[in-house]
RNA sequence: CUCUUAUCAAGAAAGGCAGAGGGUAAUGGCCCGAUGAAGCCUUGGCAACCCUGACGGAUCUUGGAGCGUCAGAAGGUGCCAACUCCAUCCAGUUGAGUAAACUGGAAAGAUAAGUC
Numbered sequence: 001c002u003c004u005u006a007u008c009a010a011g012a013a014a015g016g017c018a019g020a021g022g023g024u025a026a027u028g029g030c031c032c033g034a035u036g037a038a039g040c041c042u043u044g045g046c047a048a049c050c051c052u053g054a055c056g057g058a059u060c061u062u063g064g065a066g067c068g069u070c071a072g073a074a075g076g077u078g079c080c081a082a083c084u085c086c087a088u089c090c091a092g093u094u095g096a097g098u099a100a101a102c103u104g105g106a107a108a109g110a111u112a113a114g115u116c
Base pairs, nucleotide, nucleotide: 003114004113005112006111007110008109013043014042015041016040017039021032022031023030026088027087028086029085044080045079046078047077049076050075051072052071053070054069055068056067060064084108089105090104091103092102093101094100
């Protein structure tokens, strides 16, 4: 990289180096950026996917596994502007409307665990 499952409206800083871009496919927007972007380093923080512990009902039952709830945060990870920044595809509603707005879904993306 492939595939499967789950989540994505919340949350979370400062310093140093650096010196012009960045917002995670593409496109169109719209934002952020010399009151320093990306990147690197240090410290800190947020989260609860893996993890640790407790409780619980049902199934199987030798033991335990998987499921739900709650708590924890040492470790593995991820993250610390804006809903995944918004939209693109489909359906519905409102609408005079081929405008526009709203709702839902899909696709894509990101993260985690497992798998080839």